[in-house]
Context: one part of a larger RNA
RNA sequence: AUCCGUGGAGUUUCUAUCAUUGGCGAGGUUAAGUGCGUAAGUACGAAGCCGUAGGGAAACCGAUAGCCCGCAGCGCAAGCGAGGGGCAAGGUGUGCUCGCCUGAAGUCAAUGGUUGGAUACCCGAAGCCGGUCGAUCUAUGCCUGGGCAGGGUGAAGCCUUUCGGAAGAAGGGUGGAGGCCCGAACCAGUACUGAUGUGCAAAUCGUUUGGAUGACCUGGGUAUAGGGGCGAAAGACCAAUCUAGACCGGCAAUAGCUGGUUCCUCUCGAAACUGCUCGCAGGCAGACCUCAGCUGAGACGGGGCAUGCGGUAGAGCACUGAUUGCGUGUUUAGGAAGCGAAAGUUUUCGGCAUGCUGUCAAACUCCGAAUGUGUGUCCGUUGUAGAAGCUGGGCAGUGAGGGCAUCGGGGUAAGCUUGAUGUCCAUAAGGAAAACAAACCAGACCAAAGUUAAGGUCCCUAAGUAACAGCUAAGUGUUAAAGAACAAAUAGUGUUUAACAGCAUAGACAGCUGGAAGGUUGGCUUAGAGGCAGCCAUCCUUUAAAGAGUUCGUAACAGAUCACCAGUCAAGUUCUUGAGCCUAGAAAAUGGACGGGACUAAGUUGUUCACCGAUACUUUGGGCCACCGAAAGGUGAUGCGGUAGAGAGGCGUCGUGCGCGGGUGGAAGUGGGGCCGAGAGGUCCUGUGGACCGCGUUCGAAUGAUAAUCAUGGAA
Numbered sequence: 001a002u003c004c005g006u007g008g009a010g011u012u013u014c015u016a017u018c019a020u021u022g023g024c025g026a027g028g029u030u031a032a033g034u035g036c037g038u039a040a041g042u043a044c045g046a047a048g049c050c051g052u053a054g055g056g057a058a059a060c061c062g063a064u065a066g067c068c069c070g071c072a073g074c075g076c077a078a079g080c081g082a083g084g085g086g087c088a089a090g091g092u093g094u095g096c097u098c099g100c101c102u103g104a105a106g107u108c109a110a111u112g113g114u115u116g117g118a119u120a121c122c123c124g125a126a127g128c129c130g131g132u133c134g135a136u137c138u139a140u141g142c143c144u145g146g147g148c149a150g151g152g153u154g155a156a157g158c159c160u161u162u163c164g165g166a167a168g169a170a171g172g173g174u175g176g177a178g179g180c181c182c183g184a185a186c187c188a189g190u191a192c193u194g195a196u197g198u199g200c201a202a203a204u205c206g207u208u209u210g211g212a213u214g215a216c217c218u219g220g221g222u223a224u225a226g227g228g229g230c231g232a233a234a235g236a237c238c239a240a241u242c243u244a245g246a247c248c249g250g251c252a253a254u255a256g257c258u259g260g261u262u263c264c265u266c267u268c269g270a271a272a273c274u275g276c277u278c279g280c281a282g283g284c285a286g287a288c289c290u291c292a293g294c295u296g297a298g299a300c301g302g303g304g305c306a307u308g309c310g311g312u313a314g315a316g317c318a319c320u321g322a323u324u325g326c327g328u329g330u331u332u333a334g335g336a337a338g339c340g341a342a343a344g345u346u347u348u349c350g351g352c353a354u355g356c357u358g359u360c361a362a363a364c365u366c367c368g369a370a371u372g373u374g375u376g377u378c379c380g381u382u383g384u385a386g387a388a389g390c391u392g393g394g395c396a397g398u399g400a401g402g403g404c405a406u407c408g409g410g411g412u413a414a415g416c417u418u419g420a421u422g423u424c425c426a427u428a429a430g431g432a433a434a435a436c437a438a439a440c441c442a443g444a445c446c447a448a449a450g451u452u453a454a455g456g457u458c459c460c461u462a463a464g465u466a467a468c469a470g471c472u473a474a475g476u477g478u479u480a481a482a483g484a485a486c487a488a489a490u491a492g493u494g495u496u497u498a499a500c501a502g503c504a505u506a507g508a509c510a511g512c513u514g515g516a517a518g519g520u521u522g523g524c525u526u527a528g529a530g531g532c533a534g535c536c537a538u539c540c541u542u543u544a545a546a547g548a549g550u551u552c553g554u555a556a557c558a559g560a561u562c563a564c565c566a567g568u569c570a571a572g573u574u575c576u577u578g579a580g581c582c583u584a585g586a587a588a589a590u591g592g593a594c595g596g597g598a599c600u601a602a603g604u605u606g607u608u609c610a611c612c613g614a615u616a617c618u619u620u621g622g623g624c625c626a627c628c629g630a631a632a633g634g635u636g637a638u639g640c641g642g643u644a645g646a647g648a649g650g651c652g653u654c655g656u657g658c659g660c661g662g663g664u665g666g667a668a669g670u671g672g673g674g675c676c677g678a679g680a681g682g683u684c685c686u687g688u689g690g691a692c693c694g695c696g697u698u699c700g701a702a703u704g705a706u707a708a709u710c711a712u713g714g715a716a
Stems, first nucleotide, its partner, number of pairs: 002715006012118003016114009027050003033044004054061002064088001066087004073080002089102005121260002124257001128250006139224009148214001150182003153178001157174007186211003191207002194205002226242001228238002263650006273286005288397001290394002292391003298382003302379008314367001315365002320361003325356006332350001334349006401425008410417002430441002445622007455612003458597003464609001466608006477599002490584003494581006501574003511568005517541003522536003547562001551560002623640002625636004651704001653701003657697006669688008
């Protein structure tokens, strides 16, 4: 760590308020206490409390049955009409107009919901304060004892020798100093960052290492105490505890934080938004949920028509600004040039205005949708089986949201951030997408059968190895879309296809055969320049055709070749612009993914018909809920998914009053099994067990456990 048994969390009291039930009722009720009683209780006990009048800061003043509408109901009808509504009137305040109030309903209990005070659903701090206990660990001081193998070095002093005039110096001997040296005991704890790391051990083991006559080590005794000690100072140490010891107490400290919070079924069912907040993990108020009451006739996110509103998307340049080019006008900010002695004048750039032209705008608009929205009316849906509305009526939860689609904002991309509208998840199961909160289909009361949706139909795997016509040769693909690689621009003489155009039986395109000449070596340049370094010109002739020359070549020529022409051959060919599929573009970390097998269709495009496929839809049967009804039964094309949560009804456990039962011919408990109920559960049989137990009904609870790193006991 796991499992089992047992225990384990909204209680009690006061207070406030609401609902339900009951008593009495313009009143209701006792408290302390007293009497009686074994007790439970009962009889007294109006002190007090609430109500019966309000308004006003206060002084102070001080209140309704008059009219109309109208639900239920009554009535043959007209109509009347409790409660209800609207006026009017009245009280008061400063008030014909504004506020509050007025045509009597309360109060005392019980039960339940909730507020506040109390430990207040349970467990949980770190801390703060007080009083005690600790220096047998450790820090430092004091008193009194103990310990330090062996080896090395060789200070002062002393003796002696030599030198010296002396002071003194040097040599030898002796001597035995030192926080001296090496190294055991002893003390320490450097490195391996070794071993160990559920250990031998809550600090050890091994090797290595530092000190080892000293500021040394150590026994015994003794002193200093918690904001205090002690500290060669590390916030170290003060009994495995120290940036303030331990223990007990204050104390169930407080926790806006974490975790947990125990039986069943039925109805409805949220929020993650707005405002304020020492506010941002919390609250309070509103919106949204639920339950109840009042009221009494309309209501409505739908559709059509009619009639209004608007300034977004788009568009435009008429305004405000920005802005391209070309003009025209103007002495008009400024500048340049010419002429002139100067005044000045001419040209020009520029400015301003204006014409044409080309553009831009969230804070521009001469314009201007769709969607939206107000009102009316008709249709539709819904409503007396009760709509809309009202309640300062009870009770909540929520106030961390998230994805997608569309429209946005700022930023640089995001499964980014921040808005709006809608939707889904949250709180939604089922089918499909291999798996996959939100994308697709579809909203699950139960059972059975059938039909479909999305999506599929070779095998895994239910259903076509379906039909017809194409395309693809890349295993491309077999991946709906996307936030995920189906990856982009671009390229392709891969292949299919569309269209325009050119040439072509007067023979095209490609191939092959032949020709490709003359003036002339054009002129210039140049060493040379002869078609072919460069510059200029680029004519004429013969021809079927042939450039004063397309490329190679030569020092320059030569030579080869092309344009161009003819022949041969025989039917299409060339260019351009698109489209489909395909290819390249194409790189990631263990080997790997169309879900896999595999497939040349079982890929892909178009058309068509079948079939499969869900809790959807339909049919049949059953249950529940709401409403009507005395019941039977009926109504609910569009009641019964559900977290937080609200409401309702039940099951079981323990005790208790009353009533009724079972048990040694076998109670409770317990092992196994059958049956009943929608479920909590109930019941029967049998084994065990060996003495108590149950049913109905009332009241009352220390009343229900798979979870709290829960507590405790046990198991392996």

The part of an RNA shown here (large-subunit ribosomal RNA, domain II) has 716 nucleotides and comes from a marine metagenome.
The prediction has a mean pLDDT of 83.
The full RNA is in RNAcentral, with records from SILVA.
Its Rfam family is "Bacterial large subunit ribosomal RNA".